[in-house]
Context: one part of a larger RNA
RNA sequence: GAGUAGCGAAAAGAAAGGUGAGAAUCCUUUCCACCGAAAGCAUAAGGAUUCCUGGGCAACGAUCGUCGUCCCAGGGUAAGUCGGGACCUAAUCCGAGGCAUGGAGCGUAGGAGAUGGACAACUGGCAGAUAUUCCAGUACCGGUAAUGAUUGUUUGAGCGAUGGAGUGACACAGGAGGGCAGGCAGGCAGGAGAUUGGUUGUUCCUGUACAAGCGUGUAGGAUGGGACGCAGGCAAAUCCGCGUCCUGUGAGUCUGAGGCGUGAUGUGGAGGUUCCGGAAACGGAACUGAAGCUGCUGACCCCACACUGUCGAGAAAAGCUUCUAGUUAGAGAAUUACCGCCCGUACCGUAAACCGACACAGGUAUGCGGGGAGAGAAUCCUAAGGUGCGC
Numbered sequence: 001g002a003g004u005a006g007c008g009a010a011a012a013g014a015a016a017g018g019u020g021a022g023a024a025u026c027c028u029u030u031c032c033a034c035c036g037a038a039a040g041c042a043u044a045a046g047g048a049u050u051c052c053u054g055g056g057c058a059a060c061g062a063u064c065g066u067c068g069u070c071c072c073a074g075g076g077u078a079a080g081u082c083g084g085g086a087c088c089u090a091a092u093c094c095g096a097g098g099c100a101u102g103g104a105g106c107g108u109a110g111g112a113g114a115u116g117g118a119c120a121a122c123u124g125g126c127a128g129a130u131a132u133u134c135c136a137g138u139a140c141c142g143g144u145a146a147u148g149a150u151u152g153u154u155u156g157a158g159c160g161a162u163g164g165a166g167u168g169a170c171a172c173a174g175g176a177g178g179g180c181a182g183g184c185a186g187g188c189a190g191g192a193g194a195u196u197g198g199u200u201g202u203u204c205c206u207g208u209a210c211a212a213g214c215g216u217g218u219a220g221g222a223u224g225g226g227a228c229g230c231a232g233g234c235a236a237a238u239c240c241g242c243g244u245c246c247u248g249u250g251a252g253u254c255u256g257a258g259g260c261g262u263g264a265u266g267u268g269g270a271g272g273u274u275c276c277g278g279a280a281a282c283g284g285a286a287c288u289g290a291a292g293c294u295g296c297u298g299a300c301c302c303c304a305c306a307c308u309g310u311c312g313a314g315a316a317a318a319g320c321u322u323c324u325a326g327u328u329a330g331a332g333a334a335u336u337a338c339c340g341c342c343c344g345u346a347c348c349g350u351a352a353a354c355c356g357a358c359a360c361a362g363g364u365a366u367g368c369g370g371g372g373a374g375a376g377a378a379u380c381c382u383a384a385g386g387u388g389c390g391c
Base pairs, nucleotide, nucleotide: 013031014030015029016028017027018026032388033387034386035385040368041367042366043365046348047347050346051075052074053073054072055071056070060068061067080140081139082344083343084342085341087117088116092112093111094110098106099105121138122137123136124135125134141340142339143338144337145336146335147334150331151330158327159326163323164322165321166320167319171310172309173308174307177303178302179301182297183296184295185294186293187208188207189206190205191204192203209267210266213262214261215260216259220255221254222253223252224247225246226245227244228243229242230241232240233239271288272287273286274285275284276283277282311314354363355362370382371381372380373379
């Protein structure tokens, strides 16, 4: 220079009470204002204790500070089923032998490797901080043992390949159908009655809910069925394939949302009663607890890449099903009891906690995303919820 620029989105604060040495800034209440395809909720990546409680204010916080994501101390993350591993493979990487060789390097068998495939749990409750993990109820998967209907031991039950076959198994676009979630209205149940221009009425407020599993097997979709034969599928095959014959347009088989029943004499539920704290508002605990229907609308979700169309012709392996090779004396419905390993799980996550030197107007993948008006996730207003951007 200069007590100058600035104090980081112009969404906005005000009052009262409290705490305290100290309050525009902390807490509580009542208003006001802002977001509402977000400035809400749940996650991934990344961060790594920032989470919760008690205490504190030297620094950090663009002011203040009794407050904080700061400092100190204590606490907090509970799983057979969620995600990953004890399963599988892709790109890619490693790589016994091998090739090459000055040094490097390449690569078969094999292995590692999810962003993909496979795979058994739902609803409610509790807390200062965790919950599909704890608790309650109801389940499912794999295994072990006991009892054991039944069945089998050369007339071979059961298991069954590292082998054969099928399936898994896939692009994009389009339109239609059947549903569920959700929403709205009416009915039903509980409650309200004052201000007022007006409202005991066609008024107002609140609620009207429920999963997995088990049983049934629907709308729909796909597919014919049987017998015999065979130099194919590196052996075999009843499986697949090929051929012949019989029969046949929907019987059978496979798949399949939803609905219905059960789960549920349960949970939850607006509210009510009693008690405790409080001046009150209100907060907490215990007990109790009504209605729970109908119609309309309706998705980008489910049936399902199911169907139709098109050309650019759209992973693999495990798994599963089946077939034998093989194996061999037990197998086993059902019921009961028991067992189930390792890692993650707090919290932020369109952000003051991630990437940007900062508590930075930037950037950051996915799911849900209500109501009125509207073609709409535009736009305006608003619910739940969250904020008023630290002078």

Predicted 3D model of a 391-nucleotide part of an RNA (large-subunit ribosomal RNA, domain III) from Phascolarctobacterium sp. Rfam family: Bacterial large subunit ribosomal RNA. Its family is annotated with ribosome and structural constituent of ribosome in the Gene Ontology. The RNAcentral record of the full RNA draws on ENA.